[in-house]
Molecule: RNase P RNA; transfer RNA
Organism: bacterium
RNA sequence: CGGGGGGAGGAGGUGAUCGCGGGCCGGUUGCGGCCGGCCUGAGGAAAGUCCGGACUCCACAGAGCAGGACGCUGGGUAACACCCAGGAGGGGCAACCCUACGGAAAGUGCCACAGAAAACAAACCGCCCGCCUGCCCGGCGGGCAAGGGUGAAACGGUGGGGUAAGAGCCCACCGCGGUUCCGGGUGACCGGACCGGCACGGCAAACCCCGUCCGGAGCAAUGCCAAAUAGGAGAGGGAGGCGUGGCUCGCGCCGCUUCGCCGGGUGUUUGUUGGAAGCCUGUUCAUCAUUUACAAAUCCCGGCGGAAAACUCUCGGGUAGGCAGCUUGAGACCGUUGGCAACAACGGCCCUAGAGGAAUGAUCACCCUCGACAGAAUCCGGCUUAUACCUCCCCCCGGUUU
RNA sequence: GGGCGGCUAGCUCAGUUGGUUAGAGUGCCUGCUCGACAUGCAGGAGGUCACAGGUUCGAUUCCCGUGCCGCCCACCA
Numbered sequence: 001c002g003g004g005g006g007g008a009g010g011a012g013g014u015g016a017u018c019g020c021g022g023g024c025c026g027g028u029u030g031c032g033g034c035c036g037g038c039c040u041g042a043g044g045a046a047a048g049u050c051c052g053g054a055c056u057c058c059a060c061a062g063a064g065c066a067g068g069a070c071g072c073u074g075g076g077u078a079a080c081a082c083c084c085a086g087g088a089g090g091g092g093c094a095a096c097c098c099u100a101c102g103g104a105a106a107g108u109g110c111c112a113c114a115g116a117a118a119a120c121a122a123a124c125c126g127c128c129c130g131c132c133u134g135c136c137c138g139g140c141g142g143g144c145a146a147g148g149g150u151g152a153a154a155c156g157g158u159g160g161g162g163u164a165a166g167a168g169c170c171c172a173c174c175g176c177g178g179u180u181c182c183g184g185g186u187g188a189c190c191g192g193a194c195c196g197g198c199a200c201g202g203c204a205a206a207c208c209c210c211g212u213c214c215g216g217a218g219c220a221a222u223g224c225c226a227a228a229u230a231g232g233a234g235a236g237g238g239a240g241g242c243g244u245g246g247c248u249c250g251c252g253c254c255g256c257u258u259c260g261c262c263g264g265g266u267g268u269u270u271g272u273u274g275g276a277a278g279c280c281u282g283u284u285c286a287u288c289a290u291u292u293a294c295a296a297a298u299c300c301c302g303g304c305g306g307a308a309a310a311c312u313c314u315c316g317g318g319u320a321g322g323c324a325g326c327u328u329g330a331g332a333c334c335g336u337u338g339g340c341a342a343c344a345a346c347g348g349c350c351c352u353a354g355a356g357g358a359a360u361g362a363u364c365a366c367c368c369u370c371g372a373c374a375g376a377a378u379c380c381g382g383c384u385u386a387u388a389c390c391u392c393c394c395c396c397c398g399g400u401u402u
Numbered sequence: 403g404g405g406c407g408g409c410u411a412g413c414u415c416a417g418u419u420g421g422u423u424a425g426a427g428u429g430c431c432u433g434c435u436c437g438a439c440a441u442g443c444a445g446g447a448g449g450u451c452a453c454a455g456g457u458u459c460g461a462u463u464c465c466c467g468u469g470c471c472g473c474c475c476a477c478c479a
Base pairs, nucleotide, nucleotide: 001398002397003396004395005394006393007392008391009390010389012367013366014365015364016363017362018361020041021040022039023038024037025036026035027034028033043373047384048383050382051381052380053379054378055218056217057216058215062249063248064247065246067214068213069212070211071210072086073085074084075083076082087101088099089098090097091096102209103208107207108206109203110202111201124148125147126144127143128142129141130140131139132138156174157173158172159171160170161169175198176196177195178194180193181192182191183190184189222324223323224322225321232315233314234313235312236311240254241253242252243251257307258306259305260304261303262302263301264300265299267298268297269296270295271294272293317478318477319476331350333348334347335346336345337344338343368371403475404474405473406472407471408470409469412428413427414426415425421459430446431445432444433443434442452468453467455465456464
């Protein structure tokens, strides 16, 4: 100098005039306001609403199933799908970057077309042996899986030995596997030894299995005040309903009122009728008790029907006001200590938008690198996406010079 | 602000254990029928399955991101 990798920061500046939101102060007032001054007023993503929390309500926030999310290891955190450090795999000469990275020997399923064969292996061409036949071609029987061919994927690779031809058939190295052993590491894992000729293709962003976590709704949540209206109508529901969610259990809250008809009752009371049967007795009579039938009243049980409550849905009526929630917070900055780091602890210091149809703008002048993406709406921690231009730091490769 | 759903031919819609070349109706074009038009009949064209990336041998379909469109949610009694 050229090319590349990683990280940090800025996001037009200054001045003048006019204007807007919020807060404070002063003056004035006819208490409705008006006037003046000072302070303050968007972002790195405020965005997508994709995750995780805080907060509020659902009584507490319970159990199981179902469902969902996550998925190498260790740590950080309020929590996470985030961050840090590491491992393994992949890419790059390198700096460095990327990874949805548990399980395919738990089970089920799928692998189109092509191909002999797509997962208990198999044989189209081919190679070899024998026979028909002495030879070629061809055929039949058998052996083989090295080579060709198909495919995204073909049942280890290279070399040697071996063989009729071949083949982990045997050997060396590499690869693979192991509920084995040794060493290192908290661990993922790494290194080595030994064993096994190899048995075990891919897909889990297919079902599924394993492990961890998850109650629901969301600031238009929620609480309070004020005003106005028809404290309305219809349907369901009816002894259960709601919270409660997809289901079950548990728990809690609300409700469980009443009318008519029919049937039943060795329920109770009263009245009437009856005197059969039983018991008793030597027999008869009387008395007592029980029972039956009818009527009335009442009670209980069952059924049918009606009304009504909790509650659910739909339609309608009224309002379009105020206050709180609302911004002091897992807050920012500086320093020390611990830690490789993420981060934590301690000390100091600062207050930095809070609207509610919704403010943060316009014009002019000068300067520069000529200005992108874009605008708060309960608040935080992340991720993802959009983004002109500029500055700084560290590192790698190549060239040149010393 | 918050919570949901959808995107396939010009229009309205189908499309399931992911499989070769994605369909239907209507509309459009051409021809026939008719004296002519409409109707009818026959044939044809027309699709980056919203866009981009990934998983897979293979994606409209599965996963993730982006864009666009649509729906619901105020308070009082």